[in-house]
Molecule: Lysine riboswitch aptamer
Organism: Clostridia bacterium
RNA sequence: GGAUGGGGUAGAGGUUGCAGAAAAUAUCAGUAUUGUUUUAGAGACUUUGAGGAGUCAUUGAAGAAACAUGAAAGGAUUUUCUGCCGAAGUGUUUAUUUUCCUCAAAGGAUAAAUGCUGGGGUUGCAUUGAAAAAGUGCAGAACUGUCGUCAAGUAAUUGACGUUGAGCUACUUCAGAU
Numbered sequence: 001g002g003a004u005g006g007g008g009u010a011g012a013g014g015u016u017g018c019a020g021a022a023a024a025u026a027u028c029a030g031u032a033u034u035g036u037u038u039u040a041g042a043g044a045c046u047u048u049g050a051g052g053a054g055u056c057a058u059u060g061a062a063g064a065a066a067c068a069u070g071a072a073a074g075g076a077u078u079u080u081c082u083g084c085c086g087a088a089g090u091g092u093u094u095a096u097u098u099u100c101c102u103c104a105a106a107g108g109a110u111a112a113a114u115g116c117u118g119g120g121g122u123u124g125c126a127u128u129g130a131a132a133a134a135g136u137g138c139a140g141a142a143c144u145g146u147c148g149u150c151a152a153g154u155a156a157u158u159g160a161c162g163u164u165g166a167g168c169u170a171c172u173u174c175a176g177a178u
Stems, first nucleotide, its partner, number of pairs: 004175008014085001017084009034068006043056004047105006088117012118144002122140007145164001147162006
């Protein structure tokens, strides 16, 4: 001097990068609920099953019809603000907790371990959902970013192929071999 490995700091990608909070709007829905009338005539409700506990009910349960009243949550869009670039999401397992009590199941929340995904769309299938919205998973074909190889070019860059975040770029620092 060059190359290699470790650490630190700061950055980049972008059809809406990711997540959170607040406000507004549409949807949810003329749905649920509640009241009246008619019919009906013994059960109904507390996630599912079993057991239990409780509430209502012949002073009329469930169901059905008509009229009147009439939401909300989750999810979505827009704007503003905040934190960031494994941002974040998701699968599996375990633990804790929760859905009236016990057991089992199913679901929700939190945490840990571990696997997958560079990014945003889009098509098909499945699933969640009120939904032709949106989310998630799998698969497909494109677009785009990074790096690598080859070719062209003075260069910027272009084309083809391939990989993908524990990555890449810039600066800085430490270390052994040669």